Notes:
Predicted 3D model of a 72-nucleotide RNA (transfer RNA) from Parcubacteria group bacterium RIFCSPLOWO2_01_FULL_48_18. Its Rfam family is "tRNA". Rfam links the family to the GO term triplet codon-amino acid adaptor activity. Rfam classes the family as a transfer RNA. Taxonomically the source falls in Bacteria candidate phyla (Bacteria). Its mean pLDDT, the model's own confidence on a scale to 100, is 81.
């Protein structure tokens, strides 16, 4: 140069074009003589960024920006 996966919560990853979800971590209760553990809750999101297509885009398209693979 040229292919090809990939970007979504702090972190790890889900989500057939139709209300963006899950464990961990965080907070708060409960429980314990006190921590942890266990249980029950609550917050936390410009899905990398601009544009297009559609009634509706995380998702299809096109353009950029990043990370890892291959190939020369």
């Nucleotide at each position: 140069g040229c292919c090809g996966u990939c970007c979504u919560a702090g972190c790890u990853c889900a989500a057939u074009g139709g209300u963006a979800g899950a464990g961990c971590a965080a907070c708060g209760g409960u429980u314990u003589u006190g921590u942890a553990a266990a249980c029950c809750g609550u917050a936390g999101g410009u899905u990398c960024g601009g544009g297009g297509u559609u009634c509706g885009a995380a998702u299809c398209c096109c353009c950029g920006g990043g990370a890892c693979g291959g190939c020369u």